[in-house]
RNA sequence: UGCUAUAUUUAGCAAACCUAUUGAAAGAUAGGGACGCAAAGCCAUGGGUCUACGGUUCCGAAGAGCUGUGAUUGCCGGGCUGCCGAU
Numbered sequence: 001u002g003c004u005a006u007a008u009u010u011a012g013c014a015a016a017c018c019u020a021u022u023g024a025a026a027g028a029u030a031g032g033g034a035c036g037c038a039a040a041g042c043c044a045u046g047g048g049u050c051u052a053c054g055g056u057u058c059c060g061a062a063g064a065g066c067u068g069u070g071a072u073u074g075c076c077g078g079g080c081u082g083c084c085g086a087u
Stems, first nucleotide, its partner, number of pairs: 005087001012037002017032006035074001041080003045077003048072003054067005
């Protein structure tokens, strides 16, 4: 000087809950708040899970079942990218 296995430093993100908004709902956004996270950064690409407006089936009806084009990356895999570099 370079590389990067581990630690560390400087930082980072933000669960539950509360308030407001939004959505049929699951949920999301913003503010507050910290359970935790070495990718708890991004991507819905494979699977899982949640919801079911709409569609469809059953039913005399009430209602029930199925269904993703919806959601979840803080459920897991995968892809892309980032910080530190003692010993």
c-di-GMP-I riboswitch aptamer from a Clostridia bacterium, 87 nucleotides, folded computationally. Its Rfam family is "c-di-GMP-I riboswitch aptamer". Rfam describes the family as follows. GEMM was predicted in a large-scale screen for bacterial structured RNA regulatory elements. For this family Rfam cites "Identification of 22 candidate structured RNAs in bacteria using the CMfinder comparative genomics pipeline" (Weinberg et al., Nucleic Acids Res, 2007). The model forms 95% of the base pairs in the Rfam consensus. The coordinates come from a structure-prediction model, not an experiment, and the mean pLDDT is 83. It was read from a public genome assembly, where an Rfam model found it.